[in-house]
RNA sequence: AAAUUGAAUGAAUUACAACGGAGAGUUUGAUCCUGGCUCAGGACGAACGCUGGCGGCGGGCCUAACACAUGCAAGUCGAAGGGGAUUCAUGGAGCUUGCUCUAUGAUGAGACUGGCGAACGGGUGAGUAACACGUAAACAAUCUACCUACAGAUGGGGGAUAACCACGCGAAAGCGUGGCUAAUACCGCAUAAUGCAGCGGGGCCACAUGGCCACAGUUGUUAAAGCUUUGGCGUCUGUAGAUGAGUUUGCGUCGCAUUAGUUAGUUGGUAAGGUAACGGCUUACCAAGACGAUGAUGCGUAGGGGUUCUGAGAGGAUGAUCCCCCACACUGGCACUGAGACACGGGCCAGACUCCUACGGGAGGCAGCAGUGAGGAAUAUUGCGCAAUGGACGCAAGUCUGACGCAGCCACGCCGCGUGCCGGAAGAAGGUUCUUUGAAUCGUAAACGGCUUUUGUCAGGGAAGAAAGUCCGGGUUUCGACCUGGUUUGACGGUACCUGUUGAAUAAGCACCGGCUAACUCCGUGCCAGCAGCCGCGGUAAUACGGAGGGUGCAAGCGUUGUCCGGAAUCAUUGGGUGUAAAGGGUGCGUAGGCGGAAUCUUAAGUCUGUGGUGAAAUCUUACCGCUCAACGGUAAACGUGCCAUGGAUACUGGGAUUCUUGAGUGUGACAGAGGCAGGUGGAAUUCGUAGUGUAGCGGUGAAAUGCAUAGAUAUUACGAAGAACACCAGUGGCGAAGGCGGCCUGCUGGGUCACAACUGACGCUGAGGCACGAGAGCGUGGGGAGCGAACAGGAUUAGAUACCCUGGUAGUCCACGCUGUAAACGAUGUAUGCUAGGUGUUGGUUGGCUUUCGGGUCAAUCAGUGCUGCAGCUAACGCAUUAAGCAUACCACCUGGGGAGUACGUUCGCAAGAAUGAAACUCAAAGGAAUUGACGGGGGCCCGCACAAGCGGUGGAGCAUGUGGCUUAAUUCGAUGCAACGCGAAGAACCUUACCCGGGCUAAAUCCUGGUUGCUACUCCCCGAAAAGGGAGGUUCCUUCGGGACGACCAGGAAGGUGCUGCAUGGCUGUCGUCAGCUCGUGCCGUGAGGUGUUGGGUUAAGUCCCGCAACGAGCGCAACCCCUGUGGUCAGUUACCAACGAGUAAUGUCGGGGACUCUGGCCAGACUGCCUACGCAAGUAGUGAGGAAGGUGGGGACGACGUCAAGUCAUCAUGGCCCUUACGUCCGGGGCUGCACACGUGCUACAAUGGUCGGUACAGAGGGCAGCUGCUCAGCGAUGAGUGGCCAAUCCGUAAAGCCGAUCCCAGUUCGAAUCGGAGUCUGCAACUCGACUCCGUGAAGUUGGAAUCGCUAGUAAUCGCGUAUCAGCAAUGACGCGGUGAAUACGUUCCCGGGCCUUGUACACACCGCCCGUCAAGCGAUGGAAGUGGGUAGUACCUGACGAUGCUGAGCUAACCUUCGGGGGGCAGGUAUCCAGGGUAAGACUCGCAACUGGCGCUAAGUCGUAACAAGGUAGCCGUACCGGAAGGUGCGGCUGGAUCACCUCCUUU
Repeated sequence: AAAUUGAAUGAAUUACAACGGAGAGUUUGAUCCUGGCUCAGGACGAACGCUGGCGGCGGGCCUAACACAUGCAAGUCGAAGGGGAUUCAUGGAGCUUGCUCUAUGAUGAGACUGGCGAACGGGUGAGUAACACGUAAACAAUCUACCUACAGAUGGGGGAUAACCACGCGAAAGCGUGGCUAAUACCGCAUAAUGCAGCGGGGCCACAUGGCCACAGUUGUUAAAGCUUUGGCGUCUGUAGAUGAGUUUGCGUCGCAUUAGUUAGUUGGUAAGGUAACGGCUUACCAAGACGAUGAUGCGUAGGGGUUCUGAGAGGAUGAUCCCCCACACUGGCACUGAGACACGGGCCAGACUCCUACGGGAGGCAGCAGUGAGGAAUAUUGCGCAAUGGACGCAAGUCUGACGCAGCCACGCCGCGUGCCGGAAGAAGGUUCUUUGAAUCGUAAACGGCUUUUGUCAGGGAAGAAAGUCCGGGUUUCGACCUGGUUUGACGGUACCUGUUGAAUAAGCACCGGCUAACUCCGUGCCAGCAGCCGCGGUAAUACGGAGGGUGCAAGCGUUGUCCGGAAUCAUUGGGUGUAAAGGGUGCGUAGGCGGAAUCUUAAGUCUGUGGUGAAAUCUUACCGCUCAACGGUAAACGUGCCAUGGAUACUGGGAUUCUUGAGUGUGACAGAGGCAGGUGGAAUUCGUAGUGUAGCGGUGAAAUGCAUAGAUAUUACGAAGAACACCAGUGGCGAAGGCGGCCUGCUGGGUCACAACUGACGCUGAGGCACGAGAGCGUGGGGAGCGAACAGGAUUAGAUACCCUGGUAGUCCACGCUGUAAACGAUGUAUGCUAGGUGUUGGUUGGCUUUCGGGUCAAUCAGUGCUGCAGCUAACGCAUUAAGCAUACCACCUGGGGAGUACGUUCGCAAGAAUGAAACUCAAAGGAAUUGACGGGGGCCCGCACAAGCGGUGGAGCAUGUGGCUUAAUUCGAUGCAACGCGAAGAACCUUACCCGGGCUAAAUCCUGGUUGCUACUCCCCGAAAAGGGAGGUUCCUUCGGGACGACCAGGAAGGUGCUGCAUGGCUGUCGUCAGCUCGUGCCGUGAGGUGUUGGGUUAAGUCCCGCAACGAGCGCAACCCCUGUGGUCAGUUACCAACGAGUAAUGUCGGGGACUCUGGCCAGACUGCCUACGCAAGUAGUGAGGAAGGUGGGGACGACGUCAAGUCAUCAUGGCCCUUACGUCCGGGGCUGCACACGUGCUACAAUGGUCGGUACAGAGGGCAGCUGCUCAGCGAUGAGUGGCCAAUCCGUAAAGCCGAUCCCAGUUCGAAUCGGAGUCUGCAACUCGACUCCGUGAAGUUGGAAUCGCUAGUAAUCGCGUAUCAGCAAUGACGCGGUGAAUACGUUCCCGGGCCUUGUACACACCGCCCGUCAAGCGAUGGAAGUGGGUAGUACCUGACGAUGCUGAGCUAACCUUCGGGGGGCAGGUAUCCAGGGUAAGACUCGCAACUGGCGCUAAGUCGUAACAAGGUAGCCGUACCGGAAGGUGCGGCUGGAUCACCUCCUUU
């Protein structure tokens, strides 16, 4: 405050005002944080692009204070003066009769003397960092024309001069000489005080000096102007007012310290001069001051304010229009006049520039209004009028006024209005799109019907702004003026406004549509063209480019660009931070400064409050009012947060005074200690020397070598020398401010702690500058030098090795005295003080209890240190947590995106190395912290697998087969390419296949639909041709209801076709990790969150299999099981299989009858579950030659493949989007090729032989296939095979396994091994075996004698070995693939290692995930920048020379109207001369600053350059910091330091039990 409550009463509170705060994108695989960049908002004197109907109110050179043609912008007064041109009227004269002269009257131009004004108004912002401005004060230190009020006066004289006239000079501008004349022009005289000056005493007031008043006073001195229409207007003196101005002061007023010292009229005094006035304002003299880290001086920038914009505010930015102030007027200086100027439209001089010129000399100043050129992205008319407002002059009429009032141009801004309204579905046509026979959308939009008329056109009417003015009357009057009647005055303007007429008629664009951010599709393009505010889009399906359709937003505008504020708490007062993100100084002492304990009194500076003054107006805000509304304007209030003055209050802070003891210090007594400095001293070890013993190696490494050694090393013994460091004790033990400090003894010395409570009495804390200390490296001088050891040398390693490893080794390390002043100088944590739970160690004290063997032990409390753990709290998290990173206070230091860069320049310090201070241009959109999930590691732990090991057999060597690469070719079609391509797609390339090549043809073939024609077609034959194709001949289908239909052909149309591209647009299918044990979800809990937990842990398993435990409890996909084959048994059934019993038969055979016992076949059941026993175990489970069983611990095998990975493979199985070809990239045919051969690789076959070959004999399978087929038997052939004749659509026929076994032979050879190759002769398939088939026979008889490095498979019916079958298929390149059975092993200790995998953990700068990331040199292009010989400008000053105008002083023999005069002259003045000051100019040496620059240094950026691999994992030598040396480069090494190092072990401490 709101809500609630039915009402009443009471109580408490309650004034007014104030109206007010939004975020998003982007770092990551994801998260939180830090942090920058960017956007959405508002504004503008704007500009640019596209577009444009009207009106009102405003605004309009921000750039060149650049230059200006032309016109205008300051005149006025005849009531100050002389004067009268001109014109008119009347009269007169002359005569040439329309002219001249003259008189009178009227008129009064231009110029002149004089007065006032010209110092206002108007413009601009160059200069100025200052009393310039703002605000508040002061002047007792001042002036003020015109105006007002009051008092007084206005008398009497004089001499000139311009105009004008004459003459002269000059081109002109202008000037000179002579002559005449007036005044409110000029000059005396008189008069005069409340004027001024001097003297004098008195009163009042104020004060720093002083001021005012009345004079009883007194002395000296100072003024005037008249005009007039007689109404009036002027002049002089004094006082006062008003107005304006001058001067002074407090406070406020930009940036740079890489500007730290400045100043000689400087600071002050005395005296004089000067000014309106104070004053070093000026001069002389005296003194030596004055300013400055609270920022002087210097440099840069800039007019200041009211305000304006923004913002919640505080602030930030700003200074157009309007108002106030200042400054300036071509540049610089100077004065004159005047009340006022050092003067925008005045003067003089100098300078630059422009113009005129007769060349002698002159003229000019738009930053006034218009206008021109130039500059620029950019800013207007050479307009009208004084009608209004205001100003100058005038008595006034009036004149002047580019001030002003208006109009013109410009969407420049703000505000308002309009471009129509209602109805209208055939949802038209057309466009666009889609899932396209049709829909959707533009869209009630249009057409069409009705209505209205703002605006526009035309026509008519028509203002306000104007009166207190003038003039003519009347009235009142205090004579200033007021009231009233009439007349006159409008640039805008015939405008605003009103009425009528007409007719939807005259009026819509711009930007955007990936996210932020409202709004989506198609086409084109193809990392091209382009877009982009940030992130980012574009490489053939772009909502991001360009066009279109549609949509969104705003609208006479819309976008873009620029600038300011906001968002940005991103400079943080309000309102931030500093352990690891940027950031605590290396440490202390201490100056200035800041801050400061308790009590009382006082003061009232801060603070609070009342009152008064001021804070201009305009602006802002609010209320009301006026233009039809609004913008705009009017009136009022409020605001103006401030300053000054004054009265009050006294809690707090400050000042003053007096006390106090708790902060701080002192004292007394104890205690611990690697605290510091100096001197002395000790032993062990190392090296060296001497001597002895002793002999061949020593040393070193991953392995070696260099090195040492027969001249005697190493080893060993003794003695000696030297230098450096101090084992054990030793400890997250001690001391110190930090760096740091370690044998022992002595001396000197600093600090700390405890106990006591005696003393002082706030003496304190912090600390910019300053001073001191400050590891190691390094530097200087002099010593010393054992060991170690940058550089260097050699040896290794290596592709190289300027390294790691080894052998040597110099500086150095050590001492003394100086210098340097830096480190990961770290707790990455400034110092001090107070407060805020505990627990447990340890070091040094003190107190108390218990105990004691008097050494001590133990318990408790407390003070001071030092560790660990932990609550609240804090933190982005990690973590910190009484030793704070918690809660507070005080002070200091530091930070503000990454890089450039701790670099450059400048300065200070240093012997040098270098240190300190410390930027910018440019560039990027990130850089970063903590934590999470993965992945990875030449990190760790556990576990598994024919992974290794143990075995068996191979491959790699040979020949051949086959596939691939390469090469070749017209073509050698295409795909597959580490595992997971290579006997793969292909379970069959002579043609076909076939996709490739050459050649010859066609525009189709096949299928379907529609319409039409027709009855053929097929087939056979002939010609041509390589064939396809083409030509010709023969050849007239079937059904019927006779209408036609079926079928076929032809024609036309519609749908073609493509093994062309994209497997990186896709579906489907497949491979692989991997049959590995994993992958997830719901709810809950933890965490800010990503995420975690569950799923981790202890066991166990083949298994995330199961058990136990547990902030988890459950569940899903996987595992297992369910399915199939096989192994045992039972039951049922029994042909083609089987045959025990019975019978028959044969030479013989289940051959036959029959049987259902057996084998077998194939349905259904049973069986195996760690079920039982023992042992171990909590359990799960494991073990056992256990029992039983056909089978024992998933019995064996198969099918089955989680979430996902590899943009894995396939567009050529198929399907399919898009693109491409269409007399061809389609299609047909013939031939060729896919089989090509120097070579390389993969997979296989056959071998190398005796466990064998050959010959003869002989035994035993399983599974599968068969009619365009498998084939028995007989005959022929050596054989492949042929002929004949039978069986089988198959448990029936085809139909014989081989190794084996029994014999014989060969006798270790290139053989009776091995079979390649070649020659010859054949067989079969097929249209056809030449390229290019298989098989047979005869002959030939190659390599090969067990296979290098390396590598593969396999754990049992397995390997090995033996044969058999099938698919494809005319045939076959099959030694392949897929199946089948026969014979049938060896080995596994084990998990150290290799490979792969799983789980946990750790590090990470990786996340495209180590095939990652990433550093530096070199090379190329581009960009900005530092240095630089030199060169060109600019600025301010210094010294000297010169010096115009002018001012002042002196002089003034020349000249001279007013006054005086004794008439001689005097006074005064002028010209001239001279001195000082000064603008400008010149010379000189420097300072600062800007530009250019040969050359040169690093830096940044840039898809695919070179060399290495330094860092991130233990990154392969842990990294990093400081320093020194070295090296192509990253870098290496030495010394000291740090953990922001992995791993293992130990010590200590802690937690839990």

The prediction has a mean pLDDT of 82. This is a predicted structure of a 1553-nucleotide RNA (small-subunit ribosomal RNA) from Balneolaceae bacterium ANBcel3. It matches the Rfam family "Bacterial small subunit ribosomal RNA". Lineage of the source: Bacteria > Pseudomonadati > Balneolota > Balneolia > Balneolaceae. The sequence was found in a public genome assembly.